[in-house]
Context: one part of a larger RNA
Molecule: small-subunit ribosomal RNA, central domain
Organism: uncultured prokaryote
């Protein structure tokens, strides 16, 4: 190097943009690098291999052949691949109209419910909490009703294997800024496409800086209880912290435990968004019409399990990744981070 794999046995980077590199539609035409075909040199001797020959035979020794698959130059092919030209439009992007959506995200506004807490009436002794109690709050007038104020945090119904987004995620309602996806039907550009080591953005909760804010819940913490005992599960309280900003961290069962893109392969039943077509103009029906999203299922796959046009089937293209189980995702070193740690990642020894 080749061979084997990566839902659930070890194994898909948390996602995405892109650098090099790989890889790359279609027709001409031109080159002769790769590719191929013959020459010629060269490719030391021994050795290996093959026919002889010589020690009585072998091992050994010899002589001749092949082989040295290899590398240089010439002369040829040219179907493919590369270069170079010149084209094409089915890949791609762009324009143009047009509906959907919690899309981000930002950025502002603004609504109602409840908690809560405070002021004030009414009004008397209980209230809360369990399993069952107490801790706790209540005559300094509590819970419970009724007014009205304050403030944070989050948006009940709708609501849906419903949408949207690369992943993380995204929900009240109005405005503004901007992204992307789909659909018609012309139109331009003309291969510009994929992937993608390194690299750079993004990235839930927790955590950390600074300043702010704190309504509710609420790690530590106290106290009450259970209990042999309870540093715990039930109670009552409460600090961090959840919330905003700006900054950092950069990991998770970051899961479809399933890379990315491209093309082919029975059907059936649902649902979004779109278009097309039909009459009975409907809250309709159809459709071999596209994009998503579910159920099932043929055939194939698979160790079952299951997957099955949204593949785990059938194949291309490129990246990542695994190689017995412990030790260990640790130690040491680098590099990053304030720090917590993260990343990159080993032996001994053990079984």
């Nucleotide at each position: 190097c080749u061979g084997g794999g990566c839902g659930u046995a070890a194994a898909g980077c948390g996602c995405a943009c892109g650098u090099a590199g790989g890889c790359g539609g279609u027709u001409c035409g031109u080159u002769a690098a790769g590719u191929u075909g013959g020459a010629u040199g060269u490719g030391a001797a021994a050795g290996c291999c093959c026919a002889g020959g010589g020690c009585u035979c072998a091992a050994c020794c010899u002589u001749g052949g092949a082989a040295c698959u290899g590398c240089a130059u010439c002369c040829g092919a040219u179907a493919c691949u590369g270069g170079c030209g010149a084209g094409c439009u089915a890949g791609a992007a762009u324009a143009u109209a047009g509906g959907a959506g919690a899309g981000g995200g930002g950025g502002g506004g603004u609504a109602g419910a409840a908690u809560u807490u405070c002021a004030g009436g009414u009004g008397u002794g209980g209230c809360g909490g369990u399993g069952a109690a107490a801790u706790g709050c209540g005559u300094a007038g509590a819970g419970a009703u009724c007014u009205g104020a304050a403030g944070g945090a989050a948006u009940a119904c709708c609501a849906g294997u419903g949408g949207c987004g690369a992943a993380g995620g995204c929900g009240g309602c109005c405005c503004c800024c901007u992204g992307g996806a789909c659909u018609g039907a012309u139109a331009c550009u003309g291969a510009c496409a994929c992937u993608g080591a390194g690299g750079u953005g993004c990235g839930a909760a927790a955590g950390c800086g600074u300043g702010g804010g704190u309504a509710g819940c609420g790690a530590a913490c106290a106290g009450g209880a259970u209990u042999a005992g309870a540093u715990a599960c039930c109670c009552u309280g409460g600090u961090a912290g959840u919330c905003c900003a700006c900054g950092c961290c950069g990991u998770a069962a970051a899961c479809g435990a399933u890379g990315u893109c491209u093309a082919c392969u029975a059907g059936c039943c649902g649902u979004u968004g779109g278009g097309a077509g039909g009459c009975u103009u409907g809250a309709c029906c159809u459709c071999u019409u596209u994009a998503g999203u579910g159920g099932c299922g043929c055939a194939g796959c698979u160790a079952a399990c299951g997957c099955g046009a949204u593949a785990a089937g059938u194949a291309g293209a490129c990246c990542g990744c695994c190689u017995g189980g412990g030790g260990a995702g640790u130690a040491c070193g680098g590099c990053c981070g304030c720090a917590a740690g993260g990343u990159u990642a080993a032996a001994a020894c053990u079984c």